RNA sequence: CGCCUAUCUAGAGCGGCUGAGAGUUCCGGCUCCGUGACGCCGCAGCAACUGACCGACCUCCUCGGGUCGGCACGGUGCUCCUGCCGGAAGCGAUAGGAG
Numbered sequence: 001c002g003c004c005u006a007u008c009u010a011g012a013g014c015g016g017c018u019g020a021g022a023g024u025u026c027c028g029g030c031u032c033c034g035u036g037a038c039g040c041c042g043c044a045g046c047a048a049c050u051g052a053c054c055g056a057c058c059u060c061c062u063c064g065g066g067u068c069g070g071c072a073c074g075g076u077g078c079u080c081c082u083g084c085c086g087g088a089a090g091c092g093a094u095a096g097g098a099g
Stems, first nucleotide, its partner, number of pairs: 001099001003097006013043005021032003024089006044079003049075003053070007083091001
């Protein structure tokens, strides 16, 4: 970098820096925002995709494999509004996999 699979109405905020727009693009709304939004960093937290570990069961001669549950140590992710809503675009985000 493109390809495949799954998920995207639950959950979880404080501090520092910065300084004007931000919430994918267009249209229409709505919301946040100099009482500092968006972004970046730190800490804290949420969740459970994945590795590890624990338990039950299935398969198996063995090695091993699988399903479900748990845990929250590691790798990510996330922490206004349903990916903010409707229409259009089929775009985007995250995780895992093979290349």